[in-house]
Transfer RNA from a Deltaproteobacteria bacterium, 75 nucleotides, folded computationally.
RNA sequence: GCGCCAUUAGCUCAAUGGUAGAGCAAAUGACUCUUAAUCAUUAGGUUGGAGGUUCGAGCCCUCCAUGGCGCACCA
Numbered sequence: 001g002c003g004c005c006a007u008u009a010g011c012u013c014a015a016u017g018g019u020a021g022a023g024c025a026a027a028u029g030a031c032u033c034u035u036a037a038u039c040a041u042u043a044g045g046u047u048g049g050a051g052g053u054u055c056g057a058g059c060c061c062u063c064c065a066u067g068g069c070g071c072a073c074c075a
Stems, first nucleotide, its partner, number of pairs: 001071007010024004018055001026042005048064005
């Protein structure tokens, strides 16, 4: 330098172009002498950044950033 993959909640990951979700973690409540466990509930997101297409984008297109893998170059 070229190609491919990944980037979504604190963490790990889902999500046919049509209301952004789950598990774990957190908070509150119930239970308990107390804690843990269990059960219920709640909160938490400008979907890595900037543009574009579309009535509508996490999803399609372009550029950029970060990480990983492969290839090429290496006097």

Model confidence (mean pLDDT): 82 of 100. NCBI's taxonomy places the organism under Bacteria, Pseudomonadati, Myxococcota, Myxococcia. The RNAcentral record of the sequence draws on ENA. It matches the Rfam family "tRNA". Rfam classes the family as a transfer RNA.